Model confidence (mean pLDDT): 81 of 100. This is a predicted structure of a 497-nucleotide part of an RNA (small-subunit ribosomal RNA, 3' major domain) from a Candidatus Omnitrophota bacterium.

Context: one part of a larger RNA
């Protein structure tokens, strides 16, 4: 000096009370372990591994295993030296492929040249450096990440104390979401973080009006009333015409404890107030200090040092990462009537369409997956697209059912060279278990929980119930800090460092 305490004194956090929905029980999907296996590739292991690395394992991927093959290798330079129908390279042979054989045909580039040729290059071969390694070591490393923690906190200069580690300052009264101010004060400054400049969102002004908007106007068309009829009047769509109104995206104002009152040490705040869309950090991101875990990651790439070189390299064929007695983590469907099931009737936002090999409308055919079709559309315009829960009406009457939807069986669709291991839709038969879950234990504080759908990445197709994002509907509860974690400051004791 710190680091510990079942020490003390003070403050934070959905830490814990109060609450709201789960997880632990069933079925299922995914990941781990374990087990099995020729192989089930590698890595991640309390919080901070386990739906993680992986934003796509049928073949590829791929790194595992068997089996066939090839050695300057699938890549990249550098050197010697050779060959002239050379480089390439159908047909056939063999083979599961790669590979090994076989050869019709047959070239390019540069200088030289009328041209044929030569001479170099490239490209082959044969050798030698070497490639090449998802071998090892993350405790040899650099970059990155995670963690405590968006917690308030780590220091420095000088100066003054101390022999010296070291302290001071950064303690102390007070505040604050913050070492945020503000008083004090051997300390006066200074930095790294807080906070603020950044972005989206909440209000109004402005500028622009197309592919966007439509309040008035005004011109048609349809359909309906009414009228013998001329015609009117109402919805509805078009065109003019206009940018008010929405939007969109550029420019601004707006918020600053700026006013008012109170309490406070006259300070800093604090409490209520008023006006305001909006109030005390407005809400949300992004933004992570000195360091701690020898943490993580050599398999994302780089990179030491080791180790392999006819193999730990490479290349194909088929198989494996997908096994299954069973642990356990994370989902997602349910056990119903705040619901199932018919029917009918509304409101979104964000996106995506690659080099148009794309997003596809309307009709058609099918009971449906889908098929045929190909209009529009490089998109504010075409398209994907139907939001759906909610509404309205009908039904079912509390049951293992008209709840539930596991597994099975049949017959089809898509993709793709191929769905047997191993893929995804769809009818259509079956209908498992499950009647709200033991000890325990998780997340949440407002547009959140909680539920309801809809989109992208990845991608030929999909195991997506993931994971990023969007919008619709929309709760309850915070008395408080004694207890349980976890941090921060003071300060006390220590046989620890």
């Nucleotide at each position: 000096u710190g680091a510990c305490g079942g020490g003390g004194g003070c403050c934070c956090g959905c830490a814990c009370a109060a609450g709201a929905g789960g997880u632990g029980g069933u079925g299922c999907a995914u990941g781990u372990g374990g087990u099995u296996u020729a192989a089930u590739u590698c890595g991640a292991c309390g919080c901070u591994a386990c739906g993680c690395g992986a934003a796509g394992a049928a073949c590829c991927u791929u790194a595992c295993c068997a089996a066939g093959g090839c050695u300057u290798g699938a890549c990249a330079u550098g050197u010697a030296g050779g060959a002239a129908g050379u480089a390439c390279g159908a047909a056939c042979c063999u083979g599961a492929a790669a590979g090994g054989g076989g050869g019709a045909g047959g070239a390019c580039c540069u200088g030289u040249c009328a041209a044929a040729u030569c001479a170099g290059g490239a490209a082959c071969c044969u050798g030698c450096a070497c490639a090449g390694g998802u071998g090892u070591u993350g405790c040899a490393u650099g970059g990155c990440u995670g963690u405590c923690g968006u917690c308030a906190g780590c220091u420095c200069g000088u100066g003054c104390c101390g022999u010296g580690a070291g302290g001071u300052g950064u303690u102390g009264g007070g505040u604050u979401a913050a070492g945020u101010c503000c008083c004090g004060c051997a300390a006066c400054g200074a930095g790294c973080g807080c906070a603020a400049c950044c972005c989206c969102u909440a209000u109004c002004c402005u500028u622009a009006g197309u592919u966007g908007c439509u309040a008035a106007g005004u011109a048609u068309a349809g359909u309906a009333a009414c009228g013998c009829a001329a015609g009117u009047u109402a919805c509805u769509g078009u065109g003019c015409a206009g940018c008010a109104c929405u939007c969109u995206a550029g420019g601004g104002a707006g918020a600053c404890u700026g006013c008012c009152a109170g309490u406070g040490a006259u300070a800093a705040a604090c409490u209520g107030g008023a006006g305001g869309a909006a109030g005390g950090u407005g809400g949300g991101g992004a933004u992570g200090a000195c360091g701690u875990c020898a943490a993580g990651u050599c398999a994302g790439u780089a990179c030491g040092g080791c180790c392999c070189u006819u193999a730990u390299g490479c290349c194909u064929u088929g198989g494996g990462c997908u096994a299954c007695a069973c642990a356990c983590g994370u989902g997602c469907a349910a056990c119903a009537a705040u619901g199932g099931c018919c029917a009918g009737u509304a409101c979104a936002a964000a996106g995506g369409g690659c080099u148009a090999u794309g997003c596809a409308a309307a009709a058609c055919c099918g009971a449906g997956a889908g098929g045929u079709g190909g209009a529009g559309c490089g998109a504010a315009u075409c398209c994907c697209a139907a939001a759906a829960a909610a509404c309205u009406g009908g039904u079912c009457u509390c049951a293992g059912u008209u709840c539930g939807g596991a597994u099975u069986g049949a017959a089809g669709g898509c993709u793709g060279c191929a769905a047997u291991u191993c893929g995804c839709c769809u009818u259509c038969a079956u209908g498992a278990a499950g009647u709200c879950g033991g000890a325990a234990u998780c997340u949440c504080u407002a547009g959140u929980a909680a539920u309801g759908g809809c989109g992208g990445a990845u991608c030929a197709g999909c195991u997506a119930u993931g994971c990023c994002g969007c919008c619709g509907u929309g709760a309850a509860u915070a008395c408080g800090u004694u207890c349980c974690c976890g941090g921060g400051c003071c300060u006390u004791g220590u046989a620890c460092a």

Rfam family: Bacterial small subunit ribosomal RNA.